Notes: This is a predicted structure of a 1521-nucleotide RNA (small-subunit ribosomal RNA) from an uncultured bacterium. Its mean pLDDT, the model's own confidence on a scale to 100, is 83. Its Rfam family is "Bacterial small subunit ribosomal RNA". Rfam links the family to the GO terms ribosome and structural constituent of ribosome.
């Protein structure tokens, strides 16, 4: 950094897809180790169990235990023993006492429990972030400073007693303590009120002075030289600090306008209440304000940061640290420095549990764990050793914070699974025809190492310090063993069998996953056969799959690898950086104009923007750079830079802005001129049309491709006269004019808008654009009222057609016209927004001006064409820009779904404006290119048509094909380009088919080994034959056991007309003997491509000439080759015979000749060469002469690049597949010859231009020894018998026929025609039954010139006549050749067919046999509407009203204080009552959003359904809006 994918190819537009990174992930396969991190993203579902917040006895009373002393009693150890006991050790225990002490327990009291930990439901908010403010505030513990701590009092828990209750818990009476509570004093201070001083401020806020008022306190421990003093920890008041909190504030903070208006405590004021404090925070009253991306809806904890990216951005908000919110759901306060309180309280609700049914208890979004949901997320672990927190003077206690371990490859990082040597390149696998290749130094093997592993051993660091002890110093004090500070020493380790290290053992314990068609690194074989399957996109798979599956090999990564999801990137595919809008998506139909945005020249001032310096902040972590620590790395420590932002402050003044003054060039005004279908109203006019009336007049008119409907003898059409009506204005008329656009066309008048040039004067930036808004706005349409001639949707009829709800025709109503009102859209287009400026020219049009006598020159406005630079994907645009810039507005973001649904809005309606999604496709599209095609155009050619001649199609027969039949009717060829084709000969053979009978190394080839002998011939028997059996005869060479040859056996192999012509070679057909098809270099184009090859002529021809950014060349054309036509020379037998000679019945028969014919060789000849004309002076054409032949003389061979997957695997060859006692081979017989029928190609005819009979003439080219066969004889004949000659210019086939001469037939199914059939024969052949040809006699069918349609032929041609040859034993109407006789016609290119060139259109490229549209039918999918039905959410009104704060009240009770001797009273308090507010709940109502739904609707998708043919070509009626 790009790549694939739209096309036949190209460029562009444009979407889709891929390669990269990341992840709290999941799934599949696999798995050796370690380090560091992270681990319920879903149901803020419900939770069993344990733990997560306590601590202080140095605040207090009490209880218990321990301890000490005494101690009755019991037991016990040991010693001594006079066995009575004594002493001693220890234990238990009744009891008494003690206090100096230790521990435990509930309670009072203090501090903590508001931290730490969890979660992200709610919240779009001053919630968060950032910047400021508080002159509007609070602050426990901690630090500093100042001052104090005097004297009293009354209670109450615990406890005891008596009760209630199942329990939770609770009532009454009595006793008691405090650092609990209360009162008084003191008042450094502080609060409040008042007065004063001077300064500051936006603001009486702070400071100072004075007076008055109110306001404090508590002890505990230790030490001592103890009526006390000291110290420490506490206590009270005040001031300050630190840290924490509260409130206010500028700015920033998601989507929807299909949410556009919202708001009554609402906005402000006054007064009060409330709070730590400002404030409608709350209340009363007054005013009527306030907000504008508001209000509403959806979604969401926000930030540091994390991922990605070059960046700008985009996405995210796990872990870590700061903030907020929440703690089952909702409400509420209490306590407190701090809460409206996760492990507190009260109430309501839902749920769960207990219950004796009366009533109670609970809240894991703490750590583990369970359940549920889900694709998915862990142990009911260890420890307070470290760090931190709470309490305490401390020891210490508590701490699921935390430190660790466990589980899971979830991620990042690191290590390993061995290393070296090792070629017989082993075996095996795979590939290959083989040689061989590959796996592969890979393995084995040898040598070595030991990270890891197993086992054993010792063994860091995390530990700092506490108490205690020691030392030193300091302060105060009268002193002390007390206090403070520093140093030393000094317990304690969950992890932990730690890390690291050492010894021993042994290659030992350790490799997979994905991919291999392109993108994208890496290929072969087999299997499968549009099946199974793959696929991220393009796309693979229908018998040779590099794409499926497997194997081998290869590539990639590696304890992982793939897949899936998500996100950024690539994507400049939302474009600020950094895109566009003529035709690809996209300029509003047009104007006026509001807000807004932008704005001419000069000067002064200001300093908001802007630039710059300083400074505060921008937490830490992260990221970046540098240096360190774990062996490295991940990870982590330290330092730095950065942090683009915000605040404060100093400076600057170019630009923007503000303000002041001025200017005239932008803009405008006035006057003097001009052009115009600009608009409105009114009046007038002629032509045409139709109608009415009348005249003339007679049979049609009208209409069409052709017709008909229609009209007319009741008088039309036509024509003349008169009249009526409505609409539109010919000619002029024009890429001419005017208008903003829509649009405007007879003439005149009136009213009126805009425009233009020049000149002068004036105003002095007054300007440009323009979201909303307002107005105008073709046609059609709508409403009301008129009008209505023509035209004409709908409708009717007639045609056309398969149909014709169309095109064509005849009619015809709305409408078209007018007035008023509505609609508001068009391909409303220049598909091009408006304004201004700048940037070569040339040629016109319209309207003006200036100069000049004029030709003309110049200038302004407007309009059209060409064109430079430039732009553009190209086409094209090009001063009227699509060029270069500026300003502002509108619009676009793949195709379809869809301008649809829904909502809103406008409209009388029709409908308009705004305007989605699901789903679906990998394209849709623009411009240009090459082809192909067109019921597009131009030019040209061809027996293409036309003009002619003769046929086919009808008949019979022959032959081929289809079909049918069959055991088989072998196979192939199938529009042209199959069908008398392969086949140039199917009775057997051929033969490939069928039936039956046989063979299996084979009918045929090669090789080897062994055995045997020849091969072969003959005979007999069996058999349909193949074949089998038996017998007889029977080898060669020699180096003497070999070679040749043959047979048999065996093995390799043979064989296949079996399949695939869509795997192929070769060959062939066709377009087409058409004139085309290409290349090199150059040039043009971004490119595909173009040019050349087009153009003007000409030709049979891309033949030639000329021109030309082309110049040349190749394959084709032509020529060179063959035959034929004329001629010369030479040669001369078998051909020939003029002259000479001989000779015959007739003969070149003979001698001879080389003249002629002829044969065969070699030459000549024809080239538009000559003349005239035309043409451009060319090429060439036309005519003519000469010539045997004249413009290619005639004919043949010869077939460019290519097309049809054309034909052929059955000529041959050949890949692959298949068969192998058969799909091979042999044999006999049958079939290919069938026959209702259909078609092609032919033959013979239908007759008199003929048939028959007789006579008679003239060819060419061929063929012949298993042959042609003269001649003679026989036979009616086919033919037979005998037989000469000839391997052929010698002999033979061989007679040519039509023709000509004569005769006959006389128009008929015939003396035409010959099919068919009968009989008898001939020939070939082993053999003519199926199934040959011919002959003779007899028979004598159809057929009397052929419907629609269709074929051949342009001259020695058609037509007609016979002859020959190949094949071949025999068989020809077919094929290939040969000659004889021998025409007609061609005006011409409109039409049919085919072809060539140029051009045009195209939505075609499998290329018109193309493409493609809509309904209907079927299946599936998503969606819309929907009577209803069922949830969620929030709103309004009302009802009810818990807890609770606040207020009121004086019913009950009442220790502290006050008055009073007392009784009693006061004050205060508690309970009670009550009022406002108030959650949940209820009722009503409408809104919003889901689920579901009978039925209805269109849409999308879908190998081969139906109907038509709408579009693309002039798409057959141009298309479209």
């Nucleotide at each position: 950094a790009g790549a694939g994918u739209u096309u036949g190819a190209u460029c562009c537009u444009g979407g889709c897809u891929c390669a990269g990174g990341a992840u709290g992930a999941a799934c599949g396969c696999u798995a050796g180790c370690g380090g560091c991190a992270g681990g319920c993203c879903u149901a803020a579902u419900a939770c069993a169990u344990g733990c997560a917040a306590g601590u202080c006895g140095a605040a207090c009373g009490a209880g218990g235990a321990g301890c000490c002393u005494c101690a009755a009693c019991a037991c016990u150890u040991g010693u001594a023993u006079u066995c009575g006991u004594a002493c001693u050790c220890g234990u238990g225990c009744a009891g008494a006492g003690g206090a100096u002490u230790u521990c435990c327990u509930a309670g009072u009291g203090g501090c903590g429990a508001a931290c730490g930990g969890g979660u992200g439901a709610g919240u779009a908010a001053c919630g968060c972030g950032u910047u400021g403010g508080u002159g509007a505030c609070c602050u426990g513990c901690c630090c500093c400073g100042a001052a104090g701590a005097g004297g009293g009092g009354g209670a109450u828990a615990a406890c005891u007693c008596c009760g209630g209750g199942a329990a939770a818990c609770u009532g009454g009476a009595g006793c008691u303590a405090a650092u609990a509570c209360c009162c008084c004093a003191u008042g450094u201070g502080g609060u409040c009120a008042c007065g004063g001083u001077a300064u500051u401020u936006a603001g009486a806020a702070a400071a100072c002075c004075g007076u008055g008022u109110c306001u404090a306190a508590a002890g505990g421990a230790u030490g001592c030289u103890u009526u006390g003093c000291a110290u420490c920890c506490g206590c009270u008041u005040c001031g300050g600090g630190a840290g924490g909190g509260a409130c206010c504030u500028g700015c920033g903070u998601c989507c929807c306008a299909u949410c556009a208006g919202c708001u009554a405590g609402u906005u402000g004021g006054u007064a009060g209440g409330g709070u730590a404090a400002u404030g409608g925070c709350c209340u009363a009253c007054c005013a009527a304000g306030g907000c504008u991306u508001a209000c509403g809806g959806g979604u969401a904890g926000g930030g540091g940061a994390c991922c990605u990216g070059a960046g700008a951005g985009g996405g995210u908000g796990a872990c870590c640290g700061g903030c907020c919110a929440c703690a089952c759901u909702g409400g509420g306060a209490c306590u407190g420095a701090g809460a409206c309180a996760c492990g507190g309280c009260c109430c309501a609700g839902a749920c769960u549990c207990c219950u004796a049914c009366g009533g109670g208890a609970g809240g894991c979004a703490g750590c583990a764990g369970c359940u549920a949901a889900g694709a998915a997320u862990c142990u009911u672990c260890c420890g307070c050793a470290a760090u931190g927190g709470g309490c305490g003077a401390a020891a210490g206690c508590c701490u699921g914070a935390c430190g660790g371990a466990g589980c899971g490859a979830c991620g990042c990082c690191g290590c390993g699974u061995g290393a070296a040597c090792g070629a017989a390149g082993a075996a095996g696998g795979c590939c290959g025809u083989g040689a061989g290749g590959u796996u592969g130094u890979a393995a084995a093997g040898u040598u070595c190492u030991u990270u890891u592993c197993u086992u054993g051993g010792g063994g860091a660091g995390g530990a700092a310090u506490a108490a205690g002890c020691c030392c030193u110093g300091c302060a105060g004090g009268g002193a002390a063993u007390g206090g403070c500070a520093g140093g030393g020493u000094g317990a304690u380790g969950a992890c932990g069998u730690u890390a690291a290290c050492c010894g021993a053992g042994g290659a030992a314990u350790a490799a997979g996953c994905c991919c291999c068609g392109g993108c994208u690194a890496a290929u072969u074989a087999c299997g499968u056969g549009c099946c199974a399957g793959c696929a991220g996109c393009c796309g693979c798979g229908g018998u040779a799959a590099c794409a499926c599956g497997u194997a081998a090999g290869g590539g990639g990564c590696g304890a992982g690898c793939g897949u899936u999801g998500u996100u950024c990137g690539g994507a400049a595919u939302u474009a600020u950086u950094g895109g566009g809008c003529g035709u690809a998506a996209a300029g509003g139909g047009c104007g006026c104009g509001u807000a807004g945005g932008c704005g001419g020249a000069a000067a002064g001032c200001c300093a908001a923007g802007c630039c710059u310096g300083a400074u505060g902040u921008g937490a830490a972590a992260u990221a970046c750079c540098c240096c360190g620590g774990c062996u490295c790395a991940a990870c982590u420590g330290g330092g730095g830079a950065a942090a683009c932002g915000c605040g404060u402050u100093g400076g600057g003044a170019a630009c923007u802005g503000g303000u002041u003054u001025u200017c005239u060039u932008g803009a405008g005004u006035a006057u003097a001129a001009g052009a115009g279908g600009g608009g409105a109203u009114g009046u007038u006019g002629g032509a045409a049309u139709u109608c009415c009336a009348g005249g003339u007049g007679u049979a049609g008119g009208g209409g069409u491709g052709a017709a008909a409907u229609c009209u007319g003898u009741a008088g039309a059409u036509a024509u003349c006269u008169g009249g009526a009506a409505g609409a539109a204005c010919a000619c002029c008329g024009g890429u001419g004019g005017c208008g903003a656009a829509g649009g405007c066309g007879a003439a005149c008048a009136u009213c009126u808008g805009g425009c233009u040039a020049u000149a002068u004067a004036c105003u002095g930036a007054c300007g440009c654009u323009g979201a909303g808004g307002c107005g105008c706005g073709a046609a059609a349409g709508c409403g009301u009222g008129g009008g209505g001639a023509g035209c004409a949707a709908a409708c009717a009829g007639g045609a056309u057609u398969a149909g014709a709800u169309a095109c064509c025709c005849u009619g015809g109503u709305a409408g078209u016209c007018c007035a008023c009102g509505c609609u508001g859209u068009a391909a409303a287009c220049g598909a091009u927004g408006u304004a201004c400026a700048c940037u070569a020219g040339g040629a016109g049009g319209u309207g003006g001006g200036u100069g000049g006598u004029a030709g003309c020159a110049u200038u302004c406005a407007u309009u059209u064409c060409c064109g430079u630079a430039g732009c553009u994907a190209a086409c094209g645009c090009g001063a009227u820009a699509a060029g270069u810039g500026u300003a502002c507005c509108g619009c676009c973001u793949g195709g379809g779904g869809a301008g649809u649904a829904u909502g809103c809005u406008c409209g009388c309606a029709a409908g308009g404006g705004u305007g989605a999604a699901a789903c679906u496709c990998a394209a849709a599209g623009g411009a240009a290119u090459u082809g192909a095609c067109g019921g597009g155009g131009g030019c040209c050619c061809g027996c293409a048509c036309a003009a002619g001649c003769g046929g086919u199609g009808g008949a019979g027969c022959a032959u081929g094909u289809g079909g049918u039949u069959u055991a088989a009717u072998u196979c192939g060829a199938u529009g042209a380009u199959a069908c008398g084709c392969g086949a140039g000969a199917a009775a057997c053979c051929u033969u490939a088919c069928c039936a039956g009978g046989a063979c299996u190394u084979g009918a045929c080839a090669u090789a080897u080994a062994c055995c045997g002998g020849a091969a072969u011939a003959g005979u007999a028997c069996a058999g349909a034959g193949a074949u089998g059996u038996a017998c007889u005869a029977g080898c060669u060479g020699c180096u003497u056991g070999c070679a040749g040859u043959c047979g048999g056996u065996a093995u390799a192999c043979a064989g296949g007309u079996g399949c695939u012509g869509c795997a192929u070679g070769g060959u062939u057909g066709u377009c087409g003997u058409c004139a085309g098809c290409u290349c090199g270099u150059g040039c043009u184009g971004u490119g595909a491509a173009g040019u050349g090859u087009u153009g003007g002529g000409u030709u049979a021809a891309g033949u030639c000439c000329c021109g030309c950014a082309a110049c040349g060349a190749g394959c084709g054309c032509a020529a060179c080759c063959c035959c034929u036509g004329c001629u010369a020379u030479c040669u001369g037998u078998u051909a020939c015979c003029a002259g000479c000679a001989c000779g015959u019945u007739a003969a070149g028969g003979u001698g001879g000749g080389g003249a002629c014919u002829c044969a065969g060789a070699u030459g000549g000849a024809a080239c538009u060469g000559c003349c005239g004309g035309u043409g451009a002076c060319a090429a060439a054409c036309c005519g003519g002469a000469g010539g045997a032949a004249g413009g290619u003389g005639g004919g043949g061979a010869c077939g460019a690049c290519g097309u049809c997957a054309a034909a052929u695997c059955a000529u041959c060859a050949u890949g692959g597949c298949c068969c192998u006692u058969a799909u091979g081979u042999c044999c006999u017989g049958g079939g290919c010859u069938a026959c209702a029928c259909a078609c092609g190609u032919g033959c013979u005819a239908c007759a008199a231009u003929g048939g028959c009979c007789g006579g008679u003439a003239c060819a060419a080219a061929g063929c012949g020894c298993a042959g042609c066969g003269a001649g003679a004889c026989g036979g009616u004949g086919a033919c037979g018998u005998c037989a000469a000659g000839c391997g052929a210019a010698u002999c033979g086939c061989a007679a040519a026929a039509a023709g000509c001469c004569g005769g006959u037939c006389u128009c008929a199914g015939u003396a035409c025609g010959g099919a068919u059939u009968g009989a008898a024969g001939u020939c070939u052949g082993a053999a003519a039954c199926u199934c040959g040809a011919c002959u003779u006699c007899a028979u004598g069918a159809a057929g009397u010139u052929g419907g629609a349609a269709u074929c051949g032929c342009u001259a020695g041609u058609a037509a007609u006549c016979g002859c020959g040859c190949a094949u071949c034993a025999g068989c020809a109407u077919g094929g290939c050749g040969c000659g004889g006789u021998g025409a007609a016609u061609a005006c011409g290119u409109u039409c049919c067919c085919g072809g060539g060139c140029c051009u045009u259109g195209u939505a075609c490229a499998c290329a018109c046999c193309g493409c493609c549209c809509g309904u209907c039918a079927c299946a599936c999918c998503a969606c819309c509407c929907g009577a209803g039905u069922u949830g969620g959410g929030g709103g309004u009104a009302c009802c009810c009203g818990a807890a609770g704060u606040c207020g009121c009240u004086a019913g009950u009770c009442u220790a502290a204080c006050c008055c009073g001797u007392a009784a009693g009273g006061g004050g205060g308090g508690a309970c009670g009552g009550u009022g406002c507010c108030g959650a949940a709940g209820g009722u009503a109502u409408g809104c919003u959003u889901g689920g579901u739904a009978a039925g209805g609707g269109g849409g999308g998708u879908g190998a081969a359904g139906u109907c038509g043919u709408a579009a693309c070509a002039a798409g057959g009626u141009a298309a479209c809006c």